[in-house]
Molecule: transfer RNA
Organism: Longimicrobium sp.
């Protein structure tokens, strides 16, 4: 240098063919307990890597540049 695959809540990942962004775990706050922990119930939390570009409308498509991984010289 070239080709692959990835980037989304703190953290692991999801989101089908473009149509109001979700799970689990964590966190917080409650019931229960003499305290905790388990269990159960409720909540908050996101410029979706940055910039442009199609589009009515983009995590999704297209250009770019950025960062991990893997390959090929």
């Nucleotide at each position: 240098a070239c080709g692959g695959c990835g980037g989304u809540a703190g953290c692991u990942c999801a989101a089908c063919u473009g149509g109001c962004a979700g799970a689990g775990c964590g966190c917080c706050g409650g019931u229960c307990u003499c305290c905790a922990a388990a269990a159960c119930c409720g909540g908050g939390g996101g410029u979706u890597g940055g910039g442009g570009g199609u589009u009515c409308g983009a995590u999704u498509c297209c250009c770019u540049c950025c960062c991990g991984c893997c390959g090929u010289g």